[in-house]
RNA sequence: GCUCCUGUAGCUCAGUGGCAGAGCGUCUGUCUUGUAAACAGAAGGUCCCGUGUUCAAUCCACGGCUGGAGCA
Repeated sequence: GCUCCUGUAGCUCAGUGGCAGAGCGUCUGUCUUGUAAACAGAAGGUCCCGUGUUCAAUCCACGGCUGGAGCA
C1' cells in the first nucleotide's frame, strides 16, 4: 500500500428497515444473627463520527476514524 472483518449498557455479546435487548456486574428490597447464595425490582445507551437513500436507519450506500486478520 491492497483486501476482508469489527465498533450497540461498566464487561461479554444478540438485534439485518418500524418502541434498543440478554447474560454478568451495579443499586434497592425480601430472606439470614450476619455474609454469601436464592428470589423480586430498579438504574444505566448521542447504537464510533459525518453525509446520503428512505415515510422511517443500530440495520442500506459513500467517506472518515478505532481495533483485528490476510496478502505484498
Description
Predicted 3D model of a 72-nucleotide RNA (transfer RNA) from Blastocladiella britannica. Rfam family: tRNA. Its family is annotated with triplet codon-amino acid adaptor activity in the Gene Ontology. RNAcentral holds the sequence, with entries from ENA.